[in-house]
Context: one part of a larger RNA
RNA sequence: CGUAGGAUAUCUGAGAGGAGCUGUCCUUAGUACGAGAGGACCGGGAUGGACGGGCCGCUGGUGCACCGGUUAGACUGCCAAGUCUAUAGCCGGGUAGCCAAGCCCGGAAGGGAUAAACGCUGAAGGCAUCUAAGCGUGAAGCCCCCCUCAAGAUGAGAUAUCCCAUCCGAAAGGAGUAAACCCCCUUGAAGACGACGAGGUCGAUAGGGCAGGGGUGGAAGUGUGGUAACACAUGGAGCUGACUGCUACUAAUAGGGUGAGGG
Numbered sequence: 001c002g003u004a005g006g007a008u009a010u011c012u013g014a015g016a017g018g019a020g021c022u023g024u025c026c027u028u029a030g031u032a033c034g035a036g037a038g039g040a041c042c043g044g045g046a047u048g049g050a051c052g053g054g055c056c057g058c059u060g061g062u063g064c065a066c067c068g069g070u071u072a073g074a075c076u077g078c079c080a081a082g083u084c085u086a087u088a089g090c091c092g093g094g095u096a097g098c099c100a101a102g103c104c105c106g107g108a109a110g111g112g113a114u115a116a117a118c119g120c121u122g123a124a125g126g127c128a129u130c131u132a133a134g135c136g137u138g139a140a141g142c143c144c145c146c147c148u149c150a151a152g153a154u155g156a157g158a159u160a161u162c163c164c165a166u167c168c169g170a171a172a173g174g175a176g177u178a179a180a181c182c183c184c185c186u187u188g189a190a191g192a193c194g195a196c197g198a199g200g201u202c203g204a205u206a207g208g209g210c211a212g213g214g215g216u217g218g219a220a221g222u223g224u225g226g227u228a229a230c231a232c233a234u235g236g237a238g239c240u241g242a243c244u245g246c247u248a249c250u251a252a253u254a255g256g257g258u259g260a261g262g263g
Base pairs, nucleotide, nucleotide: 001152005163006162007161008160009159010158011157015149016148017147018146021049022048023047024046025045026044027043033038051106052105053104054103055102059100060099061098062097066093067092068091069090070089071086072085073084074083075082076081110144111143112142117137118136119135120134164262166175167174168173180258181257182256183255184200185199186198187197188196205251206250207249208247209246210245211244212243214240215239216238221234222233223232224231225230
């Protein structure tokens, strides 16, 4: 821009893409078959590999604004307690998120038409013949079925709902609006930016606060014991990023703009 008014939702599916793999074991059954050795078809069940999709409850990895230990130096006058620099100084753990080595799921089943092949009926050609007319069975393959996208499918589809039929102009066209939407702002398990989602005081959108969870692992101060290093008590203490719930304390204020009148 188009989809013959302007919008908001929800669909249909022309078409396109994805997927499509396979082993072993048990059973049927030591049966059929076979002198024996050996050893099935068909059918039923179990469990793997690789591949793919999803997830983080479990096992773990990471986790540079979490907690602790510790070395050297500098600084806060000193002690104590801290802060900073040294690869995040080094080391031990670790929430959320992300992730695999962890967990779940998938290939199936089914329908249709077929290939090779196997058949029925059956002439030409009194027989025979699956084929000439006609009718079947039959593949991991083909078309459906399963998953994803999809009406710019210009062949521009459908359904529901909302807004209406204004004003100026001879017309072309223009103006202010309606429903609706955008800018702007708070933001997100959304994201390079646009986009998409949640919100903007009629508010829990983010931050903060409170409570909880999870993590770390026993704060400072004080007391007691010990010459002291230190230990114990107060006390599962103190601290705590992303998690859960609640709460308008802070910031989403105010404002600006687009947008039909129906050939």

Predicted 3D model of a 263-nucleotide part of an RNA (large-subunit ribosomal RNA, domain VI) from Blautia obeum. Its mean pLDDT, the model's own confidence on a scale to 100, is 91. NCBI's taxonomy places the organism under Bacteria, Bacillati, Clostridia, Lachnospiraceae, Blautia. Its Rfam family is "Bacterial large subunit ribosomal RNA".